[in-house]
Context: one part of a larger RNA
């Protein structure tokens, strides 16, 4: 090294980007490394095959061949592939018109609603619950109405609808700011896939340091329930939950299905173009659903958004528990994360 897999069975790194490294369009030449063929030399002896032969046989031991799959030298072949020069344009990008979007970052602003605070009416309840009870209230609650404060979050619209690589993005304006997709093109000319290390980004809980608290609420108290209730329910109610700059690096981080290209019946809805003459129709491009038909697949399903048929890259599995655990080493303020065994067992 060589084999089978990775949607649900054990297995696609949460996700980008990108260094080496593999691998990579159409065509002409020149080379001749790769590769193919031939020839020479080497490739010690023993070993191992293989025919003989010797010890009464065997094991061993002797003679002969044949290997020794491989180096090194030369001669030719040149289709590939690889180097070099050149050409192209279908891949990629590039101009220029146009679209759509909760894409992202900042500042500012709006109403609805709960809490709170002050008035004002009015009285004797109010909350809650399966029932109740702690609570709250004659120091006037609850209810109504009118002003105030302040803190989060944005009803309709709203959509298997929309953006983003993923995590995730929703009043509304406005400044900055990525990408995307459709038309047109007379431009570069293979600039391309993937991508081990390696950087970034990455819910939600947690941490750190300064804010800031409406509402809800792990921890806590209490009232119930109950045979007990360290619980399900009720009444409070602290961190948290918000900013702001720093950290953690994990999630069932999921389409449990890695990124890219070709190419493989069809029906039908829905977003954005675009063309046609305006609308229906039908046609196309790029997305987001559903049924399906070859195939596929243990099924169930999947099925142009493949789990079909290929190609190249990368990552990952190889009974089950032990265990994602010891240990070591790393990275973090710490929580802890990454890498990760082994005896033992069945």
């Nucleotide at each position: 090294c060589u084999g089978g897999g990775c949607g649900u069975a054990a297995a696609g790194c949460g996700c980008a980007c990108g260094u080496a490294g593999g691998c990579g369009g159409a065509u002409u030449g020149a080379u001749c490394a790769g590769u193919u063929a031939g020839a020479g030399g080497u490739g010690a002896a023993a070993u191992c095959c293989c025919a003989g032969g010797g010890c009464u046989c065997a094991a061993c031991c002797c003679u002969g061949g044949a290997a020794c799959u491989g180096c090194c030298u030369u001669u030719a072949a040149u289709a590939c592939u690889g180097u070099c020069a050149g050409u192209c344009u279908a891949g990629a990008g590039a101009u220029c018109g146009a679209g759509a979007g909760a894409g992202g970052u900042g500042a500012g602003u709006g109403g609805a609603a709960u809490u709170c605070c002050a008035a004002a009416u009015a009285u004797a309840g109010a909350g809650g619950u399966g029932a109740a009870a702690u609570u709250c209230g004659u120091a006037g609650a609850u209810a109504u109405u009118u002003g105030g404060a302040g803190g989060a979050a944005c009803a309709c619209c709203a959509g298997u609808g929309g953006c983003g690589a993923a995590g995730g993005c929703g009043g509304c304006u406005c400044a900055c700011u990525g990408g995307c997709u459709c038309g047109a093109u007379a431009c570069u000319g293979a600039c391309g896939c993937u991508g081990a290390g390696g950087u970034g980004c990455g819910a939600a809980a947690g941490c750190g340091u300064g804010g800031g608290g409406a509402g809800u609420a792990a921890a806590c108290a209490g009232g119930a329930u109950u045979a007990g209730a360290u619980a399900c329910c009720c009444u409070g109610g602290u961190a948290g939950u918000c900013c702001a700059c720093g950290c953690c690096g994990u999630a069932a981080a999921c389409g449990a299905u890695c990124a890219u290209c070709a190419c493989u019946c069809g029906c039908u809805g829905u977003u954005g173009g675009c063309g046609a003459u305006a609308u229906a129709c039908a046609g196309u491009c790029a997305g987001c659903g559903g049924c399906c038909a070859a195939g596929c697949g243990a099924a169930a399903g999947u099925a142009u958004u493949a789990a079909g048929u290929u190609g190249a890259c990368c990552g990952c599995c190889u009974g089950u528990g032990g265990a994602g655990u010891a240990c070591g080493u790393u990275c973090g303020c710490a929580a802890g994360g990454a890498u990760g065994a082994a005896a033992c067992u069945c």

Record summary
Predicted 3D model of a 346-nucleotide part of an RNA (small-subunit ribosomal RNA, central domain) from an uncultured prokaryote. The prediction has a mean pLDDT of 87. Rfam family: Bacterial small subunit ribosomal RNA. Gene Ontology terms of the family: structural constituent of ribosome and ribosome. The RNAcentral record of the full RNA draws on ENA.